The RNA shown here (transfer RNA) has 73 nucleotides and comes from Candidatus Roizmanbacteria bacterium CG_4_9_14_0_2_um_filter_39_13.
It matches the Rfam family "tRNA". Gene Ontology term of the family: triplet codon-amino acid adaptor activity. Rfam classes the family as a transfer RNA.
Lineage of the source: Bacteria > Bacteria candidate phyla > Candidatus Roizmaniibacteriota.
It was read from a public genome assembly.
Its mean pLDDT, the model's own confidence on a scale to 100, is 81.
RNA sequence: GCGGAGUUAGUUCAGUUGGUAGAACGUCUCUUUUCCAAAGAGAAGGUCACGGGUUCGAGUCCCGUACUCCGCU
Numbered sequence: 001g002c003g004g005a006g007u008u009a010g011u012u013c014a015g016u017u018g019g020u021a022g023a024a025c026g027u028c029u030c031u032u033u034u035c036c037a038a039a040g041a042g043a044a045g046g047u048c049a050c051g052g053g054u055u056c057g058a059g060u061c062c063c064g065u066a067c068u069c070c071g072c073u
Base pairs, nucleotide, nucleotide: 001072002071003070004069005068006067007066010025011024012023013022019056027043028042029041030040031039049065050064051063052062053061
């Protein structure tokens, strides 16, 4: 330099033809218990890497940029 994959909650990851952004773990609160653990209930937490475009509507489609990984030269 070229090609491919990836970037979504604190972490690991889903997100099915474009139509209300989710799960598990973690965090916080409450219940139960003498206490801890476990269990149950609830809550908070997101510029979907960044910037544009298309569209009534974009995490999803298109273009550019950044970063990570893999391959080729």